[in-house]
Molecule: transfer RNA
Organism: Candidatus Zixiibacteriota bacterium
RNA sequence: GCCCCCGUAGCUCACUCGGAUAGAGCAUCUGCCUUCUAAGCAGAGGGUAGCUGGUUCGAAUCCAGCCGGGGGUA
Repeated sequence: GCCCCCGUAGCUCACUCGGAUAGAGCAUCUGCCUUCUAAGCAGAGGGUAGCUGGUUCGAAUCCAGCCGGGGGUA
């Protein structure tokens, strides 16, 4: 250089052959419980889905370029 895969919440990941408020677990915070802590129970906050553009009535999902990570190849 070329080819393939990946990028979604603080972390690990779903959702991906386009559809209406983008979710789960853990973590964080608040409350209950407890002498206290942990565990348990209830609740809350947190992401315009790597960036830019395009297609479309509608994009996390399709297309192009770029950025980052991983693998393959001479």